Source information
A computed fold for a 72-nucleotide RNA from a Candidatus Micrarchaeaceae archaeon, annotated as transfer RNA. The sequence was found in a public genome assembly. Rfam family: tRNA. The family's RNA type in Rfam is transfer RNA. Its family is annotated with triplet codon-amino acid adaptor activity in the Gene Ontology.
[in-house]
RNA sequence: GCCUCAGUAGCUCAAUGGCAGAGCGCCAGUUUUGUAAACUGGAUGUUGAGGGUUCGAUUCCCUUCUGAGGCU
Numbered sequence: 001g002c003c004u005c006a007g008u009a010g011c012u013c014a015a016u017g018g019c020a021g022a023g024c025g026c027c028a029g030u031u032u033u034g035u036a037a038a039c040u041g042g043a044u045g046u047u048g049a050g051g052g053u054u055c056g057a058u059u060c061c062c063u064u065c066u067g068a069g070g071c072u
Stems, first nucleotide, its partner, number of pairs: 001071007010024004018055001026042005048064005
C1' cells in the first nucleotide's frame, strides 16, 4: 500500500428497509431479624463520525475514525 471483518445500553450480544431488544449488571419495592437468593416494577442508547438514497435506514451506497486478521 491492498483486501476482509468488527464497532448498537455500564458489559456480552441480537435486530436481513417499518415502534431499537435480550441476558448480566444498576435503582426501587415485596419477602427475611439481617444479608444473599427469589419475585415485581423502573431507568436506561446521537446504533463510532459525516454525508447520500428512500415516505421511512442499525440495515443499502460513499467518505472517514478506531480495532482485529490476511496479502505484498

The organism belongs to Candidatus Micrarchaeaceae, within Archaea.